[in-house]
Molecule: transfer RNA
Organism: Nanobdellota archaeon
C1' cells in the first nucleotide's frame, strides 16, 4: 500500500430482505432468611464508533473517516 471482518447499556453478545433496540452477567431496590448466600419480583442504564447521503422513516442501504483484528505484497 491492497483486500476482508468487527465496533450495540459497566462486561460478553443477539437483532441486518429498512418500521422508532433485546438477552445473560453486573448494579440498585423489594421479598424471602435469625443473618448472609442462593432464589423470586421490579428499576436504572445504550442518540447502535464518528460525520454525511438516500428515504416518510436507517443499528440495518451508500460514501468518507477513526479504532481493533486477520490476510496479501
Nucleotide at each position: 500500500g491492497c483486500c476482508g471482518c468487527c465496533g450495540u447499556g459497566g462486561c460478553u453478545c443477539a437483532g441486518u430482505c429498512g418500521g422508532u433496540a433485546g438477552a445473560g452477567c453486573g448494579u440498585c431496590g423489594c421479598a424471602u432468611u435469625g443473618g448472609u448466600a442462593a432464589u423470586g419480583c421490579g428499576g436504572a442504564g445504550g442518540u447502535c464508533g464518528u460525520g454525511g447521503g438516500u428515504u416518510c422513516g436507517a443499528u440495518u442501504c451508500c460514501c468518507a473517516u477513526c479504532g481493533g483484528u486477520g490476510g496479501c505484497u